[in-house]
Context: one part of a larger RNA
RNA sequence: CUAUGUUGAAGGAACUCGGCAAAAUACCUCCGUAAGUUCGCGAGAAGGAGGCCCGGUUUCUAGGCAACUAGAGGCUGGGGGCACAAACCAGGGGGUGGCGACUGUUUACUAAAAACACAGGGCUCUGCGAAGUCGCAAGACGACGUAUAGGGUCUGACGCCUGCCCGGUGCCGGAAGGUUAAAAGGAGAGGUGAGAGCUUUGAAUUGAAGCCCCGGUAAACGGCGGCCGUAACUAUAACGGUCCUAAGGUAGCGAAAUUCCUUGUCGGGUAAGUUCCGACCUGCACGAAUGGCGUAACGACUUCCCCGCUGUCUCCAACAUAGACUCA
Numbered sequence: 001c002u003a004u005g006u007u008g009a010a011g012g013a014a015c016u017c018g019g020c021a022a023a024a025u026a027c028c029u030c031c032g033u034a035a036g037u038u039c040g041c042g043a044g045a046a047g048g049a050g051g052c053c054c055g056g057u058u059u060c061u062a063g064g065c066a067a068c069u070a071g072a073g074g075c076u077g078g079g080g081g082c083a084c085a086a087a088c089c090a091g092g093g094g095g096u097g098g099c100g101a102c103u104g105u106u107u108a109c110u111a112a113a114a115a116c117a118c119a120g121g122g123c124u125c126u127g128c129g130a131a132g133u134c135g136c137a138a139g140a141c142g143a144c145g146u147a148u149a150g151g152g153u154c155u156g157a158c159g160c161c162u163g164c165c166c167g168g169u170g171c172c173g174g175a176a177g178g179u180u181a182a183a184a185g186g187a188g189a190g191g192u193g194a195g196a197g198c199u200u201u202g203a204a205u206u207g208a209a210g211c212c213c214c215g216g217u218a219a220a221c222g223g224c225g226g227c228c229g230u231a232a233c234u235a236u237a238a239c240g241g242u243c244c245u246a247a248g249g250u251a252g253c254g255a256a257a258u259u260c261c262u263u264g265u266c267g268g269g270u271a272a273g274u275u276c277c278g279a280c281c282u283g284c285a286c287g288a289a290u291g292g293c294g295u296a297a298c299g300a301c302u303u304c305c306c307c308g309c310u311g312u313c314u315c316c317a318a319c320a321u322a323g324a325c326u327c328a
Base pairs, nucleotide, nucleotide: 001323002322003321004320005319006318007317008316010314011313014312019309027051028050029049030048031047036041038157052079053078054077055076056075057074058073059072060071061070062069063068080084092307093306094305095304097302098301099299100298104116105115120155121154122153123152124151125150126149132141133140134139158294159293160292161291163224164223165222168221169220170217171216172215173214174213177212178211179210183206184205188201189200190199191198192197225243226242227241228240229239252286253283264280265279266278267277268276
């Protein structure tokens, strides 16, 4: 010096990206326990007290004829120790946001999560030799099931809700017309031949699906504007004009896991706060099942704050064990 431990004056997070690590808490009985809430919970909330040993007295239960024995308590007196859940073992707690409802699952060997799943919700396909999937096929699964079933896809408990657009793309329906393959058709033309014929080519016309076309459909893929003016202080614009569009973003939320400018502005917390919480709305570039906004409980998730606690630190020191190192 390294590793693993033990202890430490005063202070107590000043350390640091961050209390990482360590310390602290820890058991049983009794008391006591807030907001919130889906009334289950939160809750071991929080916060307290007692616990060893020896007596006295008293109640009850079981057994016994009884003396008494065993067990469970109540009240009360005393004793010793630094320490009585005496070692080991054995929750730190509280407050506030974000995300995900939850228990669960995952990158075997750098990621456990806000990712996946989930119960619940929707759309859609499928009438059974089902749809779908595997296979060249036979055949098999689906299923010894039958629409309260099975497949696909999106969302993701629960509560309140889920706005407008069908122009594009997709899907579904329609069949009048247009286009149109093979095929049908054969006007006509060419070659050859004396001719019959053989042969090549071939217009009109007929002709399916598809496409064009006509409708529907957004919990299908997706999309959801600009400029100018206007109120008796100013400012702002309920109001008006105009252009464009398929329609111009509704409710709710909003500097947000989304805000560039930005450490926005105001308030709170601190002596001091680029983080945090509450507001504002000027949303570069939120927004409604690629779900929107809330939400008790839950989380080895994540942000900020507080109490306790400490060698994380001010600032290091000593000791133990094993190495390293020096000498042999």
This is a predicted structure of a 328-nucleotide part of an RNA (large-subunit ribosomal RNA, domain IV) from Thalassovita taeanensis. Its Rfam family is "Bacterial large subunit ribosomal RNA". The full RNA is in RNAcentral, with records from ENA and SILVA. Model confidence (mean pLDDT): 88 of 100.